[in-house]
Record summary
Transfer RNA from Streptomyces sp. BB1-1-1, 72 nucleotides, folded computationally. Its Rfam family is "tRNA". From the family's description: Transfer RNA (tRNA) molecules are approximately 80 nucleotides in length. Model confidence (mean pLDDT): 81 of 100.

RNA sequence: GCCUCCGUAGCUCAGCGGUAGAGCAGCCCUCUUAUAAGGGGAAGCGCGCCGGUUCGAAUCCGGCCGGAGGUA
Numbered sequence: 001g002c003c004u005c006c007g008u009a010g011c012u013c014a015g016c017g018g019u020a021g022a023g024c025a026g027c028c029c030u031c032u033u034a035u036a037a038g039g040g041g042a043a044g045c046g047c048g049c050c051g052g053u054u055c056g057a058a059u060c061c062g063g064c065c066g067g068a069g070g071u072a
C1' cells in the first nucleotide's frame, strides 16, 4: 500500500430503515448484629467525524479518523 472486521452508557455487548436497549459497575430502598450475596427501584442522554440516499439513518452509500487481523 491493498483486503476483511470493529467503533453504541463508566465497562462488556445487543439492536441492521420507523420511540436506542440489556448485563455488570455506580446511586437509593429492603434484607443482615454488621459486611458480602439476594430482592426492589430510579437514573444513565451514549450511536467516532463529515457528506449523500430516504418521508424517516445507529442501521444503506461515499470519504475521513481510530483500533484489530490478514497479505507482500
Stems, first nucleotide, its partner, number of pairs: 001071007010024004018055001027041004048064005